[in-house]
RNA sequence: AUCGAAAAUAGCAAACCUGGUCAAAACCAGGGACGCAAAGCUAUGGGUCUAAAGUAGUUCUUUUACUAUGAUCGCCAGGUUGCCGUAA
Numbered sequence: 001a002u003c004g005a006a007a008a009u010a011g012c013a014a015a016c017c018u019g020g021u022c023a024a025a026a027c028c029a030g031g032g033a034c035g036c037a038a039a040g041c042u043a044u045g046g047g048u049c050u051a052a053a054g055u056a057g058u059u060c061u062u063u064u065a066c067u068a069u070g071a072u073c074g075c076c077a078g079g080u081u082g083c084c085g086u087a088a
Stems, first nucleotide, its partner, number of pairs: 002088001003085002011036002016031006034074001040080003044077003047072003053067005
């Protein structure tokens, strides 16, 4: 360094509930634990979610489609930092 214990120490926290923010996706705080050896950080590439605004259509006043500049790192890669140390 790779790697990852029926090891130790610490850590994070899905669903769901309560309160809050947002157009929404989603996020924040508290509770809660399904899981996680990077479930730390980073939207760079792909994926996924959303569509306020914009564009186009429809209609005539209210709907449809497309688009990320929005979101997700607990979807996968890439980048970057890091705790512990059995076996190999």